The prediction has a mean pLDDT of 83. The part of an RNA shown here (large-subunit ribosomal RNA, domain VI) has 241 nucleotides and comes from a marine eukaryotic metagenome. The RNAcentral record of the full RNA draws on MGnify. It matches the Rfam family "Bacterial large subunit ribosomal RNA".

[in-house]
Context: one part of a larger RNA
RNA sequence: CUUUGAUGAUCUGAGAGGAAGGAUCUUUUAGUACGAGAGGAACAAAGGUUCGGCGCCACUAGUCGAUCGGUUGUCUGACAAGGCAGGCCGAGCAGCCACGCGCCAAGGGAUAAGUCCUGAAAGCAUCUAAGGACGAAACCUGCCUCAAAAAGAGAUCGAGAACGCUCGUAAAACACGAGGUUGAUAGGGUCGGGAUGUACGUGCCGAGGCAACGAGGCAUGAGUCUGCGACUACUAAUAGU
Numbered sequence: 001c002u003u004u005g006a007u008g009a010u011c012u013g014a015g016a017g018g019a020a021g022g023a024u025c026u027u028u029u030a031g032u033a034c035g036a037g038a039g040g041a042a043c044a045a046a047g048g049u050u051c052g053g054c055g056c057c058a059c060u061a062g063u064c065g066a067u068c069g070g071u072u073g074u075c076u077g078a079c080a081a082g083g084c085a086g087g088c089c090g091a092g093c094a095g096c097c098a099c100g101c102g103c104c105a106a107g108g109g110a111u112a113a114g115u116c117c118u119g120a121a122a123g124c125a126u127c128u129a130a131g132g133a134c135g136a137a138a139c140c141u142g143c144c145u146c147a148a149a150a151a152g153a154g155a156u157c158g159a160g161a162a163c164g165c166u167c168g169u170a171a172a173a174c175a176c177g178a179g180g181u182u183g184a185u186a187g188g189g190u191c192g193g194g195a196u197g198u199a200c201g202u203g204c205c206g207a208g209g210c211a212a213c214g215a216g217g218c219a220u221g222a223g224u225c226u227g228c229g230a231c232u233a234c235u236a237a238u239a240g241u
Base pairs, nucleotide, nucleotide: 008157009156010155011154015146016145017144018143021051022050023049024048025047026046027045028044034039052104053103054102055101056100060098062096063095067091068090069089070088071087072085073084074083075082076081093227107141108140109139114134115133116132117131162241163240165179166178167177168176185236186235187234188232189231190230191229192228193226194225195224196223201220202219203218204217205216208213
């Protein structure tokens, strides 16, 4: 874009894709069946390990150029507070992640080799000729994803949808999702949680020094930050096309 007027939403599933599973051990069965003994199973059930696949971040670990602290050089006249070299170092929430955590059957159908039932040709016998029953990780399903361009082009509901705006469970653009004052969508504010680790200032002590000064220590007292949560219409989601 089309599917016989236009249009929104929800489905069905022909068909397509996936390996979504592979391997192995232990225990019970059981020192049982079997066997003179020596030895020594299985059906079935349960629980692990490993490889692979998918997903997740409560825990553990890693990372974390949000952040906090220590410290070097230099600059802003000094203090304080900062700039530059992510300077170096310690810690680090959210996020992202693996070394962490969860899941990844059974069953059904039709069969192969094979095993049978009934049964003649051939008065017997015979799994087969008619007929019937089983039987494998292989086949078709079952499970997950896509899917009405499936030309046999489907179905149901149906009156709204888009732009612009605030955003993120989403994202290269687009799309998708949340919200749009009948409002907690984002920002702000308050409270909580969290990260650093006790700020500036003031007082006392301080190796020394004539003094000025003085690394540092103690006391008072934290300070700074916050991609998180809750509450709150203060600001912006107006008006409109």